[in-house]
Context: one part of a larger RNA
RNA sequence: GAACGAACGCUGGCGGCGCGCCUAACACAUGCAAGUCGCGCAAGAAAAGGGGGCAACUCCUGAGUAAAGCGGCGCACGGGUGCGUAACACGUGGGUAAUCUACCUCGAGGUUGGGAAUAACCUUCCGAAAGGAGGGCUAAUGCCCGAUAAGACCACGGGGACUUCGGUCCCUGUGAGAAAAGCAGGCCUCUGUUUACAAGCUUGCGCCAUGAGAUGAGCCCGCGGCCCAUCAGCUAGUUGGCGGGGUAACGGCCCACCAAGGCUUCGACGGGUAGCUGGUCUGAGAGGACGAUCAGCCACACUGGAACUGAGACACGGUCCAGACUCCUACGGGAGGCAGCAGUGGGGAAUCUUGCACAAUGGGCGAAAGCCUGAUGCAGCGACGCCGCGUGUGUGAUGAAGGUCUUCGGAUCGUAAAGCACUUUCGGCCGGGAAGAACAAGCACAUGGCUAACAUCCACGUGCCCUGACGGUACCGGCAGAAGAAGCAACGGCUAACUCUGUGCCAGCAGCCGCGGUAAUACAGAGGUUGCAAGCGUUGUUC
Numbered sequence: 001g002a003a004c005g006a007a008c009g010c011u012g013g014c015g016g017c018g019c020g021c022c023u024a025a026c027a028c029a030u031g032c033a034a035g036u037c038g039c040g041c042a043a044g045a046a047a048a049g050g051g052g053g054c055a056a057c058u059c060c061u062g063a064g065u066a067a068a069g070c071g072g073c074g075c076a077c078g079g080g081u082g083c084g085u086a087a088c089a090c091g092u093g094g095g096u097a098a099u100c101u102a103c104c105u106c107g108a109g110g111u112u113g114g115g116a117a118u119a120a121c122c123u124u125c126c127g128a129a130a131g132g133a134g135g136g137c138u139a140a141u142g143c144c145c146g147a148u149a150a151g152a153c154c155a156c157g158g159g160g161a162c163u164u165c166g167g168u169c170c171c172u173g174u175g176a177g178a179a180a181a182g183c184a185g186g187c188c189u190c191u192g193u194u195u196a197c198a199a200g201c202u203u204g205c206g207c208c209a210u211g212a213g214a215u216g217a218g219c220c221c222g223c224g225g226c227c228c229a230u231c232a233g234c235u236a237g238u239u240g241g242c243g244g245g246g247u248a249a250c251g252g253c254c255c256a257c258c259a260a261g262g263c264u265u266c267g268a269c270g271g272g273u274a275g276c277u278g279g280u281c282u283g284a285g286a287g288g289a290c291g292a293u294c295a296g297c298c299a300c301a302c303u304g305g306a307a308c309u310g311a312g313a314c315a316c317g318g319u320c321c322a323g324a325c326u327c328c329u330a331c332g333g334g335a336g337g338c339a340g341c342a343g344u345g346g347g348g349a350a351u352c353u354u355g356c357a358c359a360a361u362g363g364g365c366g367a368a369a370g371c372c373u374g375a376u377g378c379a380g381c382g383a384c385g386c387c388g389c390g391u392g393u394g395u396g397a398u399g400a401a402g403g404u405c406u407u408c409g410g411a412u413c414g415u416a417a418a419g420c421a422c423u424u425u426c427g428g429c430c431g432g433g434a435a436g437a438a439c440a441a442g443c444a445c446a447u448g449g450c451u452a453a454c455a456u457c458c459a460c461g462u463g464c465c466c467u468g469a470c471g472g473u474a475c476c477g478g479c480a481g482a483a484g485a486a487g488c489a490a491c492g493g494c495u496a497a498c499u500c501u502g503u504g505c506c507a508g509c510a511g512c513c514g515c516g517g518u519a520a521u522a523c524a525g526a527g528g529u530u531g532c533a534a535g536c537g538u539u540g541u542u543c
Base pairs, nucleotide, nucleotide: 001543002542003541004540006539007538008537009536010535013389014388015387016386017385018384019382020381021347026345027344028343030342031341032340035073036072037071040070041069049060050059051058052057080300081299082298090224091223092222093221094220095219096218099217100216104213105212106211107210109208110207111206112146113145114144115143121136122135123134124133125132126131154175155174156173157172158171159170160169161168162167182205183204184203185202186201187200191198192197193196226272227271228270233263234262235261238260239259240258241257243255244254245253275297276296277295278294279290280289281288282287302323303322304321305320306319325336326335327334328333353379355378356377357376361375362373363372364371365370392422393421394420395419402413403412404411405410426484428479429478430477431476432475436470442464443463444462445461447459448458449457487532488531489530490529491528492513493512494511498527499526500525501524502523508515509514
């Protein structure tokens, strides 16, 4: 000198864009943060309103709605934190002939016949509660059995191609066992009742098996990136083999047996520290230091352990066990997990609102309308940072008054002020007032596809209609009036900037050298000056 997620002191007008617990991965009150689908299924309220009735009550509507249940998909994404980790965790380059991949896309094939349950519901009972037990009924795109099997898997053969000689791929024969689910709209050509339905046909969405793709992931390897040798030897599932188990998959991953190996001064083992990277800061560069925000990867979710479900988890707002802590309890037993967004206590030099909206972007579910979304978009607070703007402009010498200094002549603050003439950014008030909105659905029209045909439906196009949290914000116009807007540090040398007074080795200053003991440009105050400026200094840290 530059920089900062900064803090502290003094000061503080406005805007834009960013950033904001670096400490206790300390403990958490409260609310919200993951649901959705009635076009998978069964069952099914109530209030309000209306009618009848003397009343009790009953009927209609509310409504096949709400709330719940079975089932499907999602909850493994998104969001947080950096504890652990010196490791194939990360970066980079490869391998997988050792692998998986829900939803999505493309290709080709199929979608057949049956069955038994179970929640909800009703009922009996236990419990303070959380919750639970028994009996009875019922449905499905839930579960089970059978049929079929192009292709897939497996076993045994034949042929070909490639090969790292381990094997892999392709064609083909025989055998074996393994699939499926329906829902919604439309139609009457064929069949039957009959004039609109059913079987049926058809369209769309699904379902099953399969080939390929895309995406995502698992595993393996080369190389690279901290400190200590005052850590020098380490190792028994250890190193390898054979056989098995297990996994989507290779493998001591696990197990039985066999052998005695394996690593190491090119630093094993041990200890300390630490998430890694793109990058950030600095520097002419080489390098050094760092890893906030944003992006990629990893790890974790009160602490430790475990598996279940699932395409995917050993699962932040799932389950089980153990532990610590907190809460409820009828003392028998239960409930909880903010390192999600806000917010509280605590710690600390120190770090924000218990806000608005799903309008946009994105995500989940749904045929869709739509619902959910503390992701996100915005707003609030903070000079925390960067950038921009303003606090006026011109004129004005009796060089006013006043302050300070003085050699008492004067000098300086100083064109500075006043005065005169202007301007009105920002702020204030008044009025107008956005872009961000594109969709989707619906309606109308046109074209094409499907069909026996019309319609529906699907695809595409045009037009109409609808939707804004921010926000009456940005922006624009008008009004008044210089009106509301300057401080901080320094002035001995380094280092730009000097005098007076007070003090008297005192009080104090200080980054280094050093100042202060009676004329202190170094302390304190004042005037003046210098530097920067809505900031200026100090402290801390890095180069």